A computed fold for a 351-nucleotide part of an RNA from an uncultured prokaryote, annotated as small-subunit ribosomal RNA, central domain.
Model confidence (mean pLDDT): 86 of 100.

[in-house]
Context: one part of a larger RNA
RNA sequence: CUGGGCGUAAAGGGCGCGUAGGCGGCCGAGUAAGUCGUGUGUGAAAGGCCGGGGCUCAACUCCGUGUACUGCAUGCGAUACUGCUCGGCUAGAGAAAGGUAGAGGCGAGUGGAAUUCCGGGUGUAGAGGGGAAAUUCGUAGAUAUCAGGAGGAACACCGAUGGCUAAGGCAGCUCGCUGGGCCUUUUCUGACGCUGAAGCGCGAAAGCGUGGGGAGCAAACAGGAUUAGAUACCCUGGUAGUCCACGCCGUAAACGAUGUGCACUAGGUGUUGGGAGUAAUUAAACUCACCGUGCCGUAGCUAACGCAUUAAGUGUUCCGCCUGGGGAGUACGGUCGCAAGGCUGAAACUC
Repeated sequence: CUGGGCGUAAAGGGCGCGUAGGCGGCCGAGUAAGUCGUGUGUGAAAGGCCGGGGCUCAACUCCGUGUACUGCAUGCGAUACUGCUCGGCUAGAGAAAGGUAGAGGCGAGUGGAAUUCCGGGUGUAGAGGGGAAAUUCGUAGAUAUCAGGAGGAACACCGAUGGCUAAGGCAGCUCGCUGGGCCUUUUCUGACGCUGAAGCGCGAAAGCGUGGGGAGCAAACAGGAUUAGAUACCCUGGUAGUCCACGCCGUAAACGAUGUGCACUAGGUGUUGGGAGUAAUUAAACUCACCGUGCCGUAGCUAACGCAUUAAGUGUUCCGCCUGGGGAGUACGGUCGCAAGGCUGAAACUC
């Protein structure tokens, strides 16, 4: 390389948009590039194969209108499939119209509970913390309690085994702007599709830059304990940070450890949203086909575990990735970054 693979053994890119490329629905006509048949030319010799001969055998070597050289060119023919051109279609895809659910996104405003702090009232000796304590706070009046004020952050109940989003992720309430989905009915376009190397965008937390903010929490740090020690676990404090704006970073057990699209393949039972129908009409209830989301389970698959119409089953399209462990996601080089570092990514050696 081929082959075989990628839920857990090595292996699905964190996610999307999309260029080239690859792949692509039904009917008809043309063409004949691919494809197939046949003819001709060529495919030197040596070498290979076959047959025969020569060195005592063999290797080796000689002989041959032998064979092969799976190829290339060209003529003629075939037209099922692929391609190309033309015409048509509506089952894919999209558009319109009418509904509908939702923590989908962005911006602005606003609410109550709680913590902390500040000034005041009541009030007096403790409070706090823990396994037990101490550090700590308090007669300069704490803790507790009452009303008042300030500020920041997060939104109890509802709340779910729930919903939305491509993923990351999204939760008080109101308004504005805005993306996507689902359902119904006809109408319209007429293959306009799928995937997607590059590329571009999005991307938790932590971290970085500038400016703001800072209630609570809390790396680092300090102290108190524990302990043989205790650079920890526990306690008292506490700074970055956590929050906002703008700009970077680009990682993760970014997980369903399961790439994307399409088609097909028993059922049972929940649930979300919307639709139609039955009966009823205030509602509940029941049935059916559809979209999403769970559980159980047949065939089948699997090393097993398990998966099982939301496949890890059966096919197909395109992309990504793996190829023994360590060395190592390291070194070197390149590239991106302010840095931290990211991406790409070896070898010696060793088992």